[in-house]
Order: sequence, then C1' cells, then structure tokens
RNA sequence: GCGGGAGUAGCUCAAUUGGCUAGAGCAUUUGGCUCACAACCAGAAGGUUGGAGGUUCGAAUCCUUCCUCCCGCU
Repeated sequence: GCGGGAGUAGCUCAAUUGGCUAGAGCAUUUGGCUCACAACCAGAAGGUUGGAGGUUCGAAUCCUUCCUCCCGCU
C1' cells in the first nucleotide's frame, strides 16, 4: 500500500437483511423483604448507534470519507 471483519448504555450483546418510542442480561440506584447483609421481588436512571457528510417521507441498517481495533496479502 491492497483486501476482509468489527465499533450500539459502565461491561457483554440484540435489533428478523430501510419503518411502531433503539432493547435484553450484568453492573449502578430507589423501594419492599430482613434485626442486618446477601439472595429474591417491584421500579428508576443511563445512548447524538466511533466522527463528518450524503441518499430517502424515513438510516443503527444504504453510499462517500476519516478515526480506532483484529485478520490476511504484498
């Protein structure tokens, strides 16, 4: 330098190959339970979907470019 893959909540991952308000588990937090803690039960908060731009009525998803990581080729 070229090709391929990945980037979504603090962490691990979904999102049916463009369409309902982007969800789940763990973690955090509030309440219940308990003398208390853990476990358990019921809630809450937490996201400019890596950055920028474009296509579209509509983008996590498609296109362009840049950044980071992994693999291969030279």